[in-house]
Molecule: SAM riboswitch aptamer (S box leader)
RNA sequence: AACUUAUCCAGAGUGGUGGAGGGACUGGCCCUUUGAAACCCGGCAACCGGCUUGAAAGCACGGUGCUAAAUCCUGCAGAGCGUAAUGCUUUGAUAGAUGAGAU
Numbered sequence: 001a002a003c004u005u006a007u008c009c010a011g012a013g014u015g016g017u018g019g020a021g022g023g024a025c026u027g028g029c030c031c032u033u034u035g036a037a038a039c040c041c042g043g044c045a046a047c048c049g050g051c052u053u054g055a056a057a058g059c060a061c062g063g064u065g066c067u068a069a070a071u072c073c074u075g076c077a078g079a080g081c082g083u084a085a086u087g088c089u090u091u092g093a094u095a096g097a098u099g100a101g102a103u
Base pairs, nucleotide, nucleotide: 001103003101004100005099006098007097008096013041015040016039017038021031022030023029025075027073028072042067043066044065047063048062049061050059051058052057071095076092077091078090079089080088081087
C1' cells in the first nucleotide's frame, strides 16, 4: 500500500513545554493568542494479548486507539413530510477513522 471484518449519537484536563494554526477531502459551519498543531504528563475506552472466572462478566498489566461539536454537518441514491422558495426527517451506499486478520 490494496484486501477482509467489527465498531463509529457513550466517555476523557481550569496541567507542563510550545507559539499559529486546526477540525481527512468538498461545500458549509466552527475551534483557536482567554493560546492552534506537535511533544510530555494526566485521563477515557476495552479492539488484541495477558490475568481472574464454570460461564456471564471483571481487571487495566502489555500492544494499539482516543481525549471540542454524532465521523461537527454535508457529498451519491432512495423513502416520508413540507414551503412561494430555501428545506425537515429518515434508510442505504460511498468516503474516512480505529482495531483485528490475512497478502